[in-house]
Context: one part of a larger RNA
Molecule: large-subunit ribosomal RNA, domain II
Organism: Candidatus Omnitrophota bacterium
RNA sequence: UCCGACGAGUUGUUGUUGUAAGCGAGUUUAAGUGUUCCGUGAAAGCGUAACACGAAGGCGCAGGGAAACCGAGUCCUAACCGGGCGAUUUAGCUUGCAAUAACAGACCCGAAGCUGAGUGAUCUACCCAUGAGCAGGGGGAAGUUCAGAGAAAUCUGGAUGGACGUCCGAACCCUUCAGCGUUGAAAAACUGUGGGAUGACUUGUGGGUUGGAGCGAAAGACUAAACAAACUCAGAAAUUGCUGGUUCUCCCCGAAACAAUUCUAGGGUUCGCCUCAAGACACUACAUUAUAGGGGUAGAGUGCUGAAUGGACUACGGGACGCUACCGCGUUGCUGAGUCCAACCAAACUCCGAAUACUAUAAUGACUAUCUUGGGAGUAAGACGCUGGGGGCCAAGCUCCGGCGUCAAAAGGGAAUCAGCCCAGACCACCAGCUAAGGUCCCUAAUAAUAAGCUAAGUUGUAAAGGAUGUGGAUUCGCUAAUACAGCCAGGAUGUUGGCUCAGAGGCAGCCAUCAUUUAAAGAGUGCGUAACAGCUCACUGGCCGAGCGAUUCCGCGCCUAAGAUGAACGGGGAUCAAGCUUAUAACCGAAGCUGUGGGUUUUAACCGUCUUCGGACGGAUAGAGCGGUAGGGGAGCAUUGUUCAGUUGGUUGAAGCUGUACCGUGAGGAGCAGUGGACACUGAACAAGGGAUUAUGUCGGA
Numbered sequence: 001u002c003c004g005a006c007g008a009g010u011u012g013u014u015g016u017u018g019u020a021a022g023c024g025a026g027u028u029u030a031a032g033u034g035u036u037c038c039g040u041g042a043a044a045g046c047g048u049a050a051c052a053c054g055a056a057g058g059c060g061c062a063g064g065g066a067a068a069c070c071g072a073g074u075c076c077u078a079a080c081c082g083g084g085c086g087a088u089u090u091a092g093c094u095u096g097c098a099a100u101a102a103c104a105g106a107c108c109c110g111a112a113g114c115u116g117a118g119u120g121a122u123c124u125a126c127c128c129a130u131g132a133g134c135a136g137g138g139g140g141a142a143g144u145u146c147a148g149a150g151a152a153a154u155c156u157g158g159a160u161g162g163a164c165g166u167c168c169g170a171a172c173c174c175u176u177c178a179g180c181g182u183u184g185a186a187a188a189a190c191u192g193u194g195g196g197a198u199g200a201c202u203u204g205u206g207g208g209u210u211g212g213a214g215c216g217a218a219a220g221a222c223u224a225a226a227c228a229a230a231c232u233c234a235g236a237a238a239u240u241g242c243u244g245g246u247u248c249u250c251c252c253c254g255a256a257a258c259a260a261u262u263c264u265a266g267g268g269u270u271c272g273c274c275u276c277a278a279g280a281c282a283c284u285a286c287a288u289u290a291u292a293g294g295g296g297u298a299g300a301g302u303g304c305u306g307a308a309u310g311g312a313c314u315a316c317g318g319g320a321c322g323c324u325a326c327c328g329c330g331u332u333g334c335u336g337a338g339u340c341c342a343a344c345c346a347a348a349c350u351c352c353g354a355a356u357a358c359u360a361u362a363a364u365g366a367c368u369a370u371c372u373u374g375g376g377a378g379u380a381a382g383a384c385g386c387u388g389g390g391g392g393c394c395a396a397g398c399u400c401c402g403g404c405g406u407c408a409a410a411a412g413g414g415a416a417u418c419a420g421c422c423c424a425g426a427c428c429a430c431c432a433g434c435u436a437a438g439g440u441c442c443c444u445a446a447u448a449a450u451a452a453g454c455u456a457a458g459u460u461g462u463a464a465a466g467g468a469u470g471u472g473g474a475u476u477c478g479c480u481a482a483u484a485c486a487g488c489c490a491g492g493a494u495g496u497u498g499g500c501u502c503a504g505a506g507g508c509a510g511c512c513a514u515c516a517u518u519u520a521a522a523g524a525g526u527g528c529g530u531a532a533c534a535g536c537u538c539a540c541u542g543g544c545c546g547a548g549c550g551a552u553u554c555c556g557c558g559c560c561u562a563a564g565a566u567g568a569a570c571g572g573g574g575a576u577c578a579a580g581c582u583u584a585u586a587a588c589c590g591a592a593g594c595u596g597u598g599g600g601u602u603u604u605a606a607c608c609g610u611c612u613u614c615g616g617a618c619g620g621a622u623a624g625a626g627c628g629g630u631a632g633g634g635g636a637g638c639a640u641u642g643u644u645c646a647g648u649u650g651g652u653u654g655a656a657g658c659u660g661u662a663c664c665g666u667g668a669g670g671a672g673c674a675g676u677g678g679a680c681a682c683u684g685a686a687c688a689a690g691g692g693a694u695u696a697u698g699u700c701g702g703a
Base pairs, nucleotide, nucleotide: 001703002702003701004700005699006698011104012103013102014101015100016099017098018097019096020095021094022093023092026059027058028057032053033052034051035050036049038047039046040045063070064069073085074084075083076082107245108244110242114235115234116233117232118231119230125209126208127207128206129205130204131203132202133201134199136168137167138166139164143160144159145158146157147156148155149154172196173195174194177192178191179190211227213223214222248637249636250635251634252633253632259270260269261268262267272379273378274376275375276374277373278372279371280370284369285368286365287364288363289362290361291360292359293358299352300350301349305346306345309342310341311340312339313338317335318334319332320331321330322329323328382407383406384405385404386403387402388401389400390399391398412423413422414421427599428598429597430596432595433594434593438589439588440587441573442572443571447586449585450584451583452582453581454580460575466560467559470557471556472555473554474553476551477550478549479548487544488543489542490541491540493517494516495515498512499511500510523538527536528535600627601626602625603624604623605622607620608619609618610617611616638692640689641688642687643686644685645684646683647682649681650680657676658675659674660673661672663670664669
C1' cells in the first nucleotide's frame, strides 16, 4: 500500500411541539393482587404477555394576595367613581409514534495531567559491614649516625633513612580530541590519541535509605534503556470551546460569514438571513409612472470662518535720520496691522446647490411575495472585480467602511493556461435549428469577405518623463517668373590700426561709441585663427540655374529612451495595399443560453372516475409555471438481521451462498437463466433494530 471483517446521534427519565387515537369537565391509574396462555424446571418457584381488579397520587375544572384570608373576584387603601392581576370567550387528561431540549460517558477515537493503594536501590546516587587489587622505574622530607667547626646555641659535609592527595609508566579506573559508525556488529560501541594510577583510589560480597519522597563534591543529576516528580493497578468512558472521522438512494426549498453582547475575539447567547406546519389575505409587500416632501452630498462659490499670492492706499504703528534743555516735533526710495482691487483654496467654511436615494399619496403591472404563531437549523474566519471614501507612499494579491456583481454554494462558452473578469444559470434524451461573449490563413468550427484610409516599427505582440528634418492630415504667417530655397562662380571695399585701455589690442581680451564715404552689395563686424598683424569664413550683393521654398500650431500612426541571470514579452506556425490599426457594410461560426421533438418530476387551476369516517384520500387526462446547489430544513423510498400472522409457497427431480450474464427500475436495487454448491429458504402485511464505510497516522486477520 492493497483485500476482507469490525468500526461512530444510542438508551433511560422528565419536558416542549407535531401527529394518531381513547374518554371528555373530567381524565388516568402507581405499587400491588387475581385468572389464563407460553417459556424454564423433577417440583416449588421464577419470568414474558393478555385480561380483570387496585383512587394512594398526578394533571385539569378559579383566581387574587407576602400571608392570614376572601373568592368571580381579589390586592393596594381609611376609602375608591382609581389602578394591577383575573373572570365574563371552558378543554382537558392518558397512551403510541416522530422531532427536539435538559440530566446522565450521551455521535466515536485522541491528551498533557490530578488523586488513592501498592511494587521497585540486581541499573544508578550516597552510606554501613567485611574482604581484595595496584608491574617496574625516578626524585629523596623528618629522624638517626659518623667526621669537622664552635665557648655555646648551632652550623657544614659523608652515610643511613624512606615521607609524599610526589614524578614517569603497565594492570585497573576514566573518556580529552579526531576518525568511523548513525535502517550500527552495538538503543552510546570500535580505532587512534588522551587523564588518574598509595589515593577525596579502584573493586567483590552482604546490608540500608524512595515517589512531593530518597540520594546528590549540585548537572535538576540519579532512583532498572523512562525523571522539573518513577512504575503498576484503580477513580475512569477524567476533562478537552482543539484536530480527525461519522456508513444506502431519489425528490422540493435553500443560507451565512452581519448587528448587539460576552475574561469575548478560531467559542457562545439573542436578532437578521434558510426551512417545515398552521393561520391571516388587504388601506399588505414589490416594481414602474405621476404628484408632494425634507435634505446640504457631488459641483460651485468666497457673503461668513480660516488659509493664501501680487498690487494700490494707509496709522498720535515700528525702524532709521534730523531738530530739541525737557515735554515733544518733523522727514521717509524701509517695514507695515488694516481697507480696496485682481487671481486662488477648505473633511471639521457655505450667499448657493443637483442627480440618485429615502418617505407619503394615487394609478398601473404581476401565475412576483408579504405578514403572524409555532417546530428544526446552519451562519457570526469570507474572497475578488467595479464604484464612493478613511488609513498607507492618491504602495501592496495591503487594510477598514458604504453601493452593486460574481465566487463561496455554479457546471457550460470566451480570456492559450487562469474560484472572484466577459457571456450565460445544466430536469433527462436527440447524428435538428437560431444566437451571446468571442471569433472566421493553418493548427481550429467559421470570410486569405467587401469599401476607404493609416502603419514599415514584426509596431501589432509590455512601460514614463524627455528627445528627434519618421510619415499622413489640417491651421496660420512669410518668400517666390521683378526668378524665391539649395548649390556653383565672383565681390565682401574706403576714412580706419574708430577712440580708450594696453607690452601689444589692427573687425574678433576688455570698456565706450557704432558714424560717414564709394557702391550692385559689404557689420566700426558671425565664427575660426595670430604674440599682434596676416590668413579662412559669415552677414550682404551680382551672375548661372528655373519652381516651388521657409517657419508656427494641432491631430493620426510609428521611432529612441528599453540592462539579468537555462531559451521564452503573438498559445504556435506564420503574417506587411496583412492574417496589423481606424471607419463602414454584408455573411458565417460559436454555449448545457433560446427554439424544436419525445420523456420524467414538483406545484397551481378547473375537470373526470373510484372510495369515504363527508374533513378528504387515491387514480386519470389537460393547461400554466417551475426542477444548478455547500451548511441546513422537509418529503418519499431501497437494502440488511430478527419477531408475529397469513400462504392448498419453493426445496435432494437440488435451498442458501458463490461465479457468469446482452433483462427491469430515475436510483438505492430487483428478477430470469446457466454452472458450482449440498440443506434450508421465499412472498405479502405489520413490528423491532447491535441496520448500509473509499478515508478516523482507525482495530484485527491476510497478501